[in-house]
RNA sequence: GGGCCCGUGGUCUAGGUGGUUAUGACGCCGCCCUCACACGGCGGAGGUCAUGCGUUCGAGUCGCAUCGGGCCCA
Numbered sequence: 001g002g003g004c005c006c007g008u009g010g011u012c013u014a015g016g017u018g019g020u021u022a023u024g025a026c027g028c029c030g031c032c033c034u035c036a037c038a039c040g041g042c043g044g045a046g047g048u049c050a051u052g053c054g055u056u057c058g059a060g061u062c063g064c065a066u067c068g069g070g071c072c073c074a
Stems, first nucleotide, its partner, number of pairs: 001073007010026003019057001028044005050066005
């Protein structure tokens, strides 16, 4: 330098063919339970869907560019 894949709460992840409020687990916070802790039960906070632009009535999903990571070729 060329090609391919990936980027979604703190971490991991769902979201085949665009469609109203983005899913779950772990973790975190509060309450219940306990003499207390753990386990368990209930509830809650936490996401500019890497960034920007575009296509569309509508984009996490499609296109382009950029950034970051991985693999292959030279």